[in-house]
Predicted 3D model of a 518-nucleotide part of an RNA (small-subunit ribosomal RNA, 5' domain) from a metagenome.
Its Rfam family is "Bacterial small subunit ribosomal RNA". Its family is annotated with structural constituent of ribosome and ribosome in the Gene Ontology.
Context: one part of a larger RNA
RNA sequence: AACGCUGGCGGCAUGCUUAACACAUGCAAGUCGAACGCGAAAGUCCCUUCGGGGAUGAGUAGAGUGGCGGACGGGUGAGUAACGCGUAGGAAUCUGCCCAGUGGUGGGGGACAACUCGGGGAAACUCGAGCUAAUACCGCAUACGCCCUAAGGGGGAAAGCGGGGGAUCUUCGGACCUCGUGCCAUUGGAUGAGCCUGCGUCGGAUUAGCUAGUUGGUGAGGUAAGGGCUCACCAAGGCGACGAUCCGUAGCUGGUCUGAGAGGAUGAUCAGCCACACUGGGACUGAGACACGGCCCAGACUCCUACGGGAGGCAGCAGUGGGGAAUAUUGAACAAUGGGCGCAAGCCUGAUCCAGCAAUGCCGCGUGUGUGAAGAAGGCCUGCGGGUUGUAAAGCACUUUCAAUUGGGAAGAAAAGGGGUUGGUUAAUACCCGACCUCCUUGACGUUACCUUUAGAAGAAGCACCGGCUAACUCCGUGCCAGCAGCCGCGGUAAUACGGAGGGUGCAAGCGUUAAUC
Numbered sequence: 001a002a003c004g005c006u007g008g009c010g011g012c013a014u015g016c017u018u019a020a021c022a023c024a025u026g027c028a029a030g031u032c033g034a035a036c037g038c039g040a041a042a043g044u045c046c047c048u049u050c051g052g053g054g055a056u057g058a059g060u061a062g063a064g065u066g067g068c069g070g071a072c073g074g075g076u077g078a079g080u081a082a083c084g085c086g087u088a089g090g091a092a093u094c095u096g097c098c099c100a101g102u103g104g105u106g107g108g109g110g111a112c113a114a115c116u117c118g119g120g121g122a123a124a125c126u127c128g129a130g131c132u133a134a135u136a137c138c139g140c141a142u143a144c145g146c147c148c149u150a151a152g153g154g155g156g157a158a159a160g161c162g163g164g165g166g167a168u169c170u171u172c173g174g175a176c177c178u179c180g181u182g183c184c185a186u187u188g189g190a191u192g193a194g195c196c197u198g199c200g201u202c203g204g205a206u207u208a209g210c211u212a213g214u215u216g217g218u219g220a221g222g223u224a225a226g227g228g229c230u231c232a233c234c235a236a237g238g239c240g241a242c243g244a245u246c247c248g249u250a251g252c253u254g255g256u257c258u259g260a261g262a263g264g265a266u267g268a269u270c271a272g273c274c275a276c277a278c279u280g281g282g283a284c285u286g287a288g289a290c291a292c293g294g295c296c297c298a299g300a301c302u303c304c305u306a307c308g309g310g311a312g313g314c315a316g317c318a319g320u321g322g323g324g325a326a327u328a329u330u331g332a333a334c335a336a337u338g339g340g341c342g343c344a345a346g347c348c349u350g351a352u353c354c355a356g357c358a359a360u361g362c363c364g365c366g367u368g369u370g371u372g373a374a375g376a377a378g379g380c381c382u383g384c385g386g387g388u389u390g391u392a393a394a395g396c397a398c399u400u401u402c403a404a405u406u407g408g409g410a411a412g413a414a415a416a417g418g419g420g421u422u423g424g425u426u427a428a429u430a431c432c433c434g435a436c437c438u439c440c441u442u443g444a445c446g447u448u449a450c451c452u453u454u455a456g457a458a459g460a461a462g463c464a465c466c467g468g469c470u471a472a473c474u475c476c477g478u479g480c481c482a483g484c485a486g487c488c489g490c491g492g493u494a495a496u497a498c499g500g501a502g503g504g505u506g507c508a509a510g511c512g513u514u515a516a517u518c
Base pairs, nucleotide, nucleotide: 001514002513003512004511005510008365009364010363011362012361013360014358015357016323021321022320023319025318026317027316030068031067032066035065036064038062043056044055045054046053047052075276076275077274084201085200086199087198088197089196090195093193094192098189099188100187101186102185103184104183105182106140108138109137115130116129117128118127119126120125146155147154148153160181161180162179163178164177165176168175169174202248203247204246209239210238211237214236215235216234217233218232219231220230221229251273252272253271254270255266256265257264258263278299279298280297281296282295301312302311303310304309329355331354333352337351338349339348340347341346368398369397370396371395378389379388380387381386402459404454407451408450412445417439418438419437420436421435422434423433424432462507463506464505465504466503467488468487469486473502474501475500476499477498483490484489
């Protein structure tokens, strides 16, 4: 763990080991208007020739272009006996965001979505024509450093956006100044990742030989990078009883259980690494994937179809069917922690934090306390005298934990935002940033923890065993029957061993049984 009987409360944990079986439904990855162009409607009000028009709603909702993130986080253990993992090293590499340094950010161009018009389709969707913006795309200029080089030389970049402003200029748009933030090139760091090697890593010899890109070399290609990684040519090597190859089994580790230890077993939860995402294959984009909720092809399965064609992938969180001895809610919240985007406000987050269910485990508490002999009644036993249940109950005197009830009530909250003072920046008392003071709020849990009021012993004990091992004995029933049993063994008419009763023993909200391991 499950099963049987039983079951009061709380805290903390844990909860599909089987079919990597199939999945209805909802949610689980978005965000940015401080990159860009476009841009509704309902409602309300006004006008109206009753067709409609205007204002507001609102530059809102909304898609679209573009950027960043969807490579993290979350799940599972099918595959894998391997540089996969563990440990110790190594050199031929890349690294978005972040930190530090250096140098730049000039001047042009043509498109494509959205949108409008037209067409096709049952749908999914799609085609044509036209308009348009950008931090989208493409030349030109420049090149400290960078890359290539035959050392002569050659090659290559960028993008803006936001806040504030006194002079000066102005085509009244702005230029200009300044601050912030972006962008380009490059150097270093940090972090992350790729690669190589020594050693260690289950069973089988009723598996003894295995190997053709195989082993090495030269040259080339390819990669971020070394390399038969790939290719051409050349040589014939390479591995193996120190177990190659083959077969079976298996994710590995920190750990966990057990043990005095050495060991043995194991790898749930938590943490690190790896692998996988319906099955198989492939690349694209990108700093990073050959990508769980991206794309393409093939296959199996399911669904829609107007039969032409389409859609899907819970080993995310819940949940359903199935399998099984067996494993939970189609819950609440982003309040905290963390993550993505964003200047920020904020938005998203089934990560997470919480709640629900389950004695599944561990721990704690309670189910009363004291007194009470007429040793009551009843039960059971009896040698009929009595013994025992048993201070047990009743009675009397108390207490009120927990549960119930009343009221109060922390901490988890610091930030962000507003105001003020001050420092930095600056031409500037704008803006922006930092520090301090102050104000205002933000809690899912939650009827929280905790404290307190009221009432009353009131609401709260079972399970297994009693022949020996092994603590605990009598009676009745049964009669080798019914049955018990872990081993030895009990039962055929006086059974402490079967069934019941009384009594006792052991554990206790649990107790037994079964299974597994040391």
The prediction has a mean pLDDT of 88.